The RNA shown here (TPP riboswitch aptamer (THI element)) has 116 nucleotides and comes from Domibacillus tundrae. It was read from a public genome assembly, where an Rfam model found it. Rfam family: TPP riboswitch aptamer (THI element). Rfam 15.1 lists 16,130 matches to the family in 8,693 species.
[in-house]
RNA sequence: AGUAUCUGCUGGGGGUGUCCGUUAGCCGGACUGAGAGAAGAGCGCGCACAAAGGCUCUUUAACCCUUCGAACCUGAUCUGGCCAGUACCAGCGUAGGGAAGUAGGGACACAGCUUU
Numbered sequence: 001a002g003u004a005u006c007u008g009c010u011g012g013g014g015g016u017g018u019c020c021g022u023u024a025g026c027c028g029g030a031c032u033g034a035g036a037g038a039a040g041a042g043c044g045c046g047c048a049c050a051a052a053g054g055c056u057c058u059u060u061a062a063c064c065c066u067u068c069g070a071a072c073c074u075g076a077u078c079u080g081g082c083c084a085g086u087a088c089c090a091g092c093g094u095a096g097g098g099a100a101g102u103a104g105g106g107a108c109a110c111a112g113c114u115u116u
Stems, first nucleotide, its partner, number of pairs: 001114003006104005011066004017031005022053001025045002037060007072097003078091004
């Protein structure tokens, strides 16, 4: 000297699960959630004793988060509970990672923290 909360702008980061139904193609519905969306390409699967109605990538919409960071990833095919089932809830978690600048407004008692 800066540093609360809040808002805007620009940029950036991120996820898309579970179950049921139905049938011939690659859907419909339900649950949780802020969000489980759409299009294209490739691969793949199935075709009735019936499901891998899937996967990956790209583009895009919405949404959330953006360092005092639990958005999200890892640990994790984790632990406990609940449920038809699932991170559905809780733990793990003071764990390891994780994407920032700026403007406005505004607070400012001490302390802390950051920079010099």